[in-house]
Molecule: SAM riboswitch aptamer (S box leader)
Organism: Candidatus Chloroploca asiatica
């Protein structure tokens, strides 16, 4: 740097410290000297690690205890990561239904895709 899989509608600070841009990209729209991003502290949340427990399946055994890896609930939150305006802030490509000034390069919702994120795994 590219692949696979799963997730992206919930949550999450009246703190310090710094001091100007940020919300990936483009267009909007928004935040931001009543301090933004960013660091640190705090703090959520359950990806992955551990704990239990079902259920199938393979090993091993006379039977059984066992042992492996895999799928489900539940617990924990010591460890690895993540995350803490806005739904991934909205669209971005394609289709449905609907409205209408019958005009569009329109609007609204909804559905799939694309980009993105964050984990985990194989290379």
């Nucleotide at each position: 740097u590219g692949c696979u899989c799963a997730u992206c509608a919930a949550g999450a600070g009246g703190g310090g410290c710094u001091g100007a841009g940020g919300g990936a990209c483009u267009g909007g729209c928004c935040c931001a000297a009543u301090g933004a991003c960013g660091c640190c502290c705090g703090g959520c949340a359950a990806c992955c690690c551990c704990u239990g427990g079902a259920g199938a399946g393979g090993g091993a055994u006379c039977u059984g205890a066992c042992c492996c890896a895999c799928u489900c609930c539940a617990g924990u939150a010591c460890g690895g990561u993540g995350c803490c305006a806005a739904u991934u802030c909205c669209a971005g490509c394609g289709g449905u239904a609907c409205a209408c000034a019958u005009g569009g390069a329109u609007g609204u919702a909804c559905c799939g895709g694309g980009a993105g994120a964050u984990g985990a795994g194989a290379g």